Description:
Transfer RNA from a Clostridiales bacterium, 73 nucleotides, folded computationally. Rfam family: tRNA. From the family's description: Transfer RNA (tRNA) molecules are approximately 80 nucleotides in length. It is annotated as a transfer RNA.
């Protein structure tokens, strides 16, 4: 050098044919209980790696890069 992935919440991952940003775990808050721990309720938490480009409209599609993990050589 060259092929293939993979990047979305603090982690771990989802998002189908381009139109609603999200599941679980953590977290803070209530209720439950002497109290903890479970279980119940609720809430906050996002530069969709990053920079362009097409589009009325991008986590989705094009280029570029940047990290990474594979495989040739």
């Nucleotide at each position: 050098g060259g092929g293939c992935g993979c990047u979305u919440a603090g982690c771990u991952c989802a998002g189908c044919u381009g139109g609603g940003a999200g599941a679980g775990c953590a977290u803070u808050c209530g209720c439950u209980u002497c109290a903890c721990a479970c279980g119940c309720g609720a809430g906050g938490g996002g530069u969709c790696a990053c920079a362009g480009g097409u589009u009325c409209a991008a986590g989705u599609c094009c280029u570029g890069c940047a990290g990474u993990g594979c495989c040739c050589a």